[in-house]
Transfer RNA from a Candidatus Poseidoniales archaeon, 77 nucleotides, folded computationally. It matches the Rfam family "tRNA". Lineage of the source: Archaea > Methanobacteriati > Thermoplasmatota > Candidatus Poseidoniia > Candidatus Poseidoniales.
RNA sequence: GGGCGAUUAGUGUAGUCUGGAUAUCAUCCCGGCCUUCUAAGCCGGUGACACGGGUUCGAAUCCUGUAUCGCCCGCCA
Numbered sequence: 001g002g003g004c005g006a007u008u009a010g011u012g013u014a015g016u017c018u019g020g021a022u023a024u025c026a027u028c029c030c031g032g033c034c035u036u037c038u039a040a041g042c043c044g045g046u047g048a049c050a051c052g053g054g055u056u057c058g059a060a061u062c063c064u065g066u067a068u069c070g071c072c073c074g075c076c077a
Stems, first nucleotide, its partner, number of pairs: 001073007010027003020057001029045005050066005
């Protein structure tokens, strides 16, 4: 330098192919129930689409640039 893949909540993760309103689940955290207390269990709640641009009535999703990470190839030595 080239190719491919990945990036979603504090952490992990589904959804992306085939665009549709308020984004899934678990855990953490907060509150409640239960319990003598704690843990476990049950119920409820807060919190996220890496960043910019484009297409579209509408973008996590399609196109494009950048950033970061991983894998492979090439060049120099």

The prediction has a mean pLDDT of 81.